[in-house]
RNA sequence: CCGUCCGGGAGAGCCCGGAUUACCGGCGCCGAAGGGGCAACCUCCCCGGAACCUCUCAGGCAACAAGGACCGGACGG
Numbered sequence: 001c002c003g004u005c006c007g008g009g010a011g012a013g014c015c016c017g018g019a020u021u022a023c024c025g026g027c028g029c030c031g032a033a034g035g036g037g038c039a040a041c042c043u044c045c046c047c048g049g050a051a052c053c054u055c056u057c058a059g060g061c062a063a064c065a066a067g068g069a070c071c072g073g074a075c076g077g
Base pairs, nucleotide, nucleotide: 001077002076003075004074005073006072007071008070013027015026016025017024018023028061029060030059034057035055036054037053041049042048
């Protein structure tokens, strides 16, 4: 540095309609998977890398479930 497992982990409509099996459409919203943009920053100031900023393509929007940047622990390479 990478991967796996465990724990913590936010935001945004219990909107309307249709289906009834977690779906589809409409409008309104969210940003912390991913992706794009600028470039704060890093650097041997060259090459290059690059955000939690920004866009909302994707994704997501009661609860449950899933996902989830990031943080901690364990293990393996």

A computed fold for a 77-nucleotide RNA from a soil metagenome, annotated as Glycine riboswitch aptamer.
It matches the Rfam family "Glycine riboswitch aptamer". Rfam's curators write: This family represents the bacterial glycine riboswitch. Rfam links the family to the GO term glycine biosynthetic process.